């Protein structure tokens, strides 16, 4: 390097401005923001036979696959359910990844109808990086 088993640690962002009301960050303009793994026509380094070659990092909210909820269970684990969204144009061999350009989504309880407030949560978590031991 691998695998295992324990243990540490890390592990979500976001209504500015303005309407219209008794009341609203919930409606209306308008504004904002994308978790965690995979893939990869992207960038950036190093190497380097100089070949878009090799290795490394690093790239999708809407391509795949998890995570947060809720029920059952022998309350560990496991099964079940709930719960979203993408085109057109370019380039190219190839991109639902680039590029451009116009959409479009967001658990569950409260509450004037909430992706953005409050709340269960000083939790739980895909996962990640680390000692340590084992096995080979």
């Nucleotide at each position: 390097a691998a695998u295992c088993a324990u243990c540490u640690u890390c592990g979500g962002g976001g209504c500015a401005g303005g309407g219209u009301g008794a009341a609203a960050u919930u409606c209306c303009c308008g504004a904002c923001c994308g978790g965690c793994g995979g893939u990869g026509u992207u960038a950036g380094a190093a190497c380097u036979u100089c070949g878009c070659g090799u290795u490394c990092u690093u790239a999708a909210g809407c391509c795949c696959g998890c995570g947060a909820g809720c029920u059952c269970u022998u309350u560990a684990u496991g099964a079940g359910c709930a719960g979203g969204a993408u085109u057109u144009g370019g380039u190219g061999a190839g991109a639902u990844u680039c590029c451009a350009a116009a959409g479009c989504c967001g658990a569950c309880a409260g509450u004037a109808u909430a992706g953005u407030c409050u709340g269960g949560a000083u939790g739980g978590g895909a996962g990640a990086a680390g000692a340590u031991g084992g096995u080979a």
Annotation: A computed fold for a 136-nucleotide RNA from Ureibacillus terrenus, annotated as FMN riboswitch aptamer (RFN element).